[in-house]
RNA sequence: GGAGCUGGCCGGGCAGUCGCUCGCGUCUCGUACGCGGGAGGAAAGUCCGGACUCCUCAGGGCAGGGUGGCCGCUAACGGCGGCCCGUCGCGAGGCGGGGAAAGUGCAACAGAAAGUAAACCGCCCCGGCCAAGGCCGGGGUAAGGGUGAAACGGUGAGGUAAGAGCUCACCAGGCCCGUCGGUAACGGCGGGUGCUUUGUAAACCCCACCUGGAGCAAGACCAAAUAGGGGGGCGGACGGCCCGUCCUUUGCCCCCGGGUAAGGUCGCACGAGCCGCCGGGCAACCGGCGGCCCAGAUGAAUGACUGCCCAGGACACCGCCUUUAGGGGUCGGUGUUCGGACAGAAUCCGGCUUACAGGCCGGCUCCGUUU
Numbered sequence: 001g002g003a004g005c006u007g008g009c010c011g012g013g014c015a016g017u018c019g020c021u022c023g024c025g026u027c028u029c030g031u032a033c034g035c036g037g038g039a040g041g042a043a044a045g046u047c048c049g050g051a052c053u054c055c056u057c058a059g060g061g062c063a064g065g066g067u068g069g070c071c072g073c074u075a076a077c078g079g080c081g082g083c084c085c086g087u088c089g090c091g092a093g094g095c096g097g098g099g100a101a102a103g104u105g106c107a108a109c110a111g112a113a114a115g116u117a118a119a120c121c122g123c124c125c126c127g128g129c130c131a132a133g134g135c136c137g138g139g140g141u142a143a144g145g146g147u148g149a150a151a152c153g154g155u156g157a158g159g160u161a162a163g164a165g166c167u168c169a170c171c172a173g174g175c176c177c178g179u180c181g182g183u184a185a186c187g188g189c190g191g192g193u194g195c196u197u198u199g200u201a202a203a204c205c206c207c208a209c210c211u212g213g214a215g216c217a218a219g220a221c222c223a224a225a226u227a228g229g230g231g232g233g234c235g236g237a238c239g240g241c242c243c244g245u246c247c248u249u250u251g252c253c254c255c256c257g258g259g260u261a262a263g264g265u266c267g268c269a270c271g272a273g274c275c276g277c278c279g280g281g282c283a284a285c286c287g288g289c290g291g292c293c294c295a296g297a298u299g300a301a302u303g304a305c306u307g308c309c310c311a312g313g314a315c316a317c318c319g320c321c322u323u324u325a326g327g328g329g330u331c332g333g334u335g336u337u338c339g340g341a342c343a344g345a346a347u348c349c350g351g352c353u354u355a356c357a358g359g360c361c362g363g364c365u366c367c368g369u370u371u
Base pairs, nucleotide, nucleotide: 001367002366003365004364005363006362007361008360009359010358012309013308014307015306016305017304018303020038021037022036023035024034025033026032027030040342044353045352047351048350049349050348051347052215053214054213055212059243060242061241062240064211065210066209067208068207069083070082071081072080073079084097085096086095087094088093098206099205103204104203105200106199107198120145121144122141123140124139125138126137127136128135129134153171154170155169156168157167158166172196173195174193175192176191177190178189179188180187181186219266220265221264222263229256230255231254232253233252234251235247236246237245273292274291275290276289277288278287279286280285312338313337314336315335316334317333318332319331320329321328322327
């Protein structure tokens, strides 16, 4: 100098004018004035997990659903951290993760055959015909060719009619046993066994663990209105089923008709909170001390305009570097012009995923050059 990997952060600033919403204060009590607060890293998708609320204490079993290497973190998780294994990459790093050697199913097209394998060509043996050589029939063979994403380890030797782990040596892998290291996943070493077993579980399934349902329009209170109307049925709460539990005929369910539902208050803004320092831990994270208060709408606020500026982009000219030249440059200066991306709370919190103009900072890898 070039090409990359990975982690974190910002994502406009200031001033003026005019507005919106919430809280507090003041008075002349108003659509008033003053002071203060007022979107995000994703507020988004609503995909997971929890807090909270109601339903029946949310209890047992089945069904259904979810998760899936090991250990840890956490309120919890499908999240995060460290490690293990596989795979891709020269590398920094990326991606993936129970079981296919329990059973069942499926594997397009091509191909003879797609898994208790399979004879299209080829090779070999036998019989018949025949002058050679071929033809016909029967059988053997997975070593060679061909098809395919995939064809039941590889190389060599023996063996055989030709062949084949059929046998042997070496190599690769699997399984079993022992031993050592590790909390564990797993790894190292030694021995045995010819065991060579296709892929697919986001197909059924098996194993282990988790899991009751509905959700802030949850739910509570106050006010207003209406009629305790008509018909049908029966024990019900119960919601996938059973058990268990609870209530009970002045009860409960269904249909039709009517009223309210855009009336108000609470839930609802102090919280698994934010910032700083110290300590423990490789880390995720945890502990201690100190400081801070930080949106709360509901026909749904959080905005608009003007000026100056910080980033940044484009064009023109000049200079500089480079190239034989045409030309090239993330270089410097001047001028003109453009000028913020994705998007927007709705009970709250922890994650994941997706969108994002432009910019900043850190760690690391490979290649080239110079010393």
Molecule: Bacterial RNase P class A
Organism: Deltaproteobacteria bacterium